A computed fold for a 113-nucleotide RNA from Actinomadura craniellae, annotated as Guanidine-I riboswitch aptamer. The RNAcentral record of the sequence draws on Rfam. The prediction has a mean pLDDT of 80.
[in-house]
């Protein structure tokens, strides 16, 4: 230095934003001498520096079941079972996509030990 392997998939969770429901606030409407009062509803506007429901979601986080590997056995093109030896893993800027943004994809990238 080059090469091939280092499995992926479901559910969760950190985290994430706002498309959609909720909830805040404007405005319009009714009461009311009047309030920075009350009330209900709304085709509208605006807030995610709104806890929330949908929703998006980890190589280096969780749980499952397979798939691989390996020991035993059998009725052996395969089953059964029982074990992982299926280890390790620091990580930018910066670009993408859905509505939008993230620990998601570029990416086990680039760099570093």
């Nucleotide at each position: 230095g080059u090469g091939a392997g280092g499995c992926g998939c479901g559910c969760c969770u950190a985290g994430g934003g706002u498309u959609c429901c909720g909830c805040c606030g404007g405005c319009c409407c009714c009461c009311g001498g009047a309030a920075c009062g009350g009330g209900u509803g709304g085709a509208c506007c605006g807030g995610g520096u709104c806890u929330g429901g949908u929703c998006c979601g980890a190589g280096a986080g969780g749980c499952g079941a397979g798939g691989c590997g390996g020991g035993u056995g059998c009725a052996c093109g395969g089953c059964a079972u029982c074990c992982g030896u299926u280890c390790c893993a620091c990580g930018g800027c910066g670009g993408g996509a859905c509505a939008a943004a993230a620990g998601c994809c570029c990416g086990g990238g680039a760099g570093g030990u």